The prediction has a mean pLDDT of 81. Transfer RNA from a Candidatus Poseidoniales archaeon, 75 nucleotides, folded computationally. Lineage of the source: Archaea > Methanobacteriati > Thermoplasmatota > Candidatus Poseidoniia > Candidatus Poseidoniales. The sequence was found in a public genome assembly. Rfam family: tRNA. Rfam classes the family as a transfer RNA.
RNA sequence: GCCGGCGUAGCAUAGUGGUAGUGCUCCUGAUUUGUAAUCAGGCGGUCGGGAGUUCGAAUCUCCCCGUCGGCUCCA
Numbered sequence: 001g002c003c004g005g006c007g008u009a010g011c012a013u014a015g016u017g018g019u020a021g022u023g024c025u026c027c028u029g030a031u032u033u034g035u036a037a038u039c040a041g042g043c044g045g046u047c048g049g050g051a052g053u054u055c056g057a058a059u060c061u062c063c064c065c066g067u068c069g070g071c072u073c074c075a
């Protein structure tokens, strides 16, 4: 340099065009002598950044960034 995968909540991840979800963590409450566990409720997302297409984009297209892997060239 070329090719491909991945990037979504603090962590792990689902969602391939039509309301952004789940588990864990965290917070509050119940239960308990207390803690853990359990149960109920709640907080938390510029969906890596920008542009485009579309009535509508996490999703499709282009550019860029980060990360992982493969291939090639030079010294």
Stems, first nucleotide, its partner, number of pairs: 001071007010024004018055001026042005048064005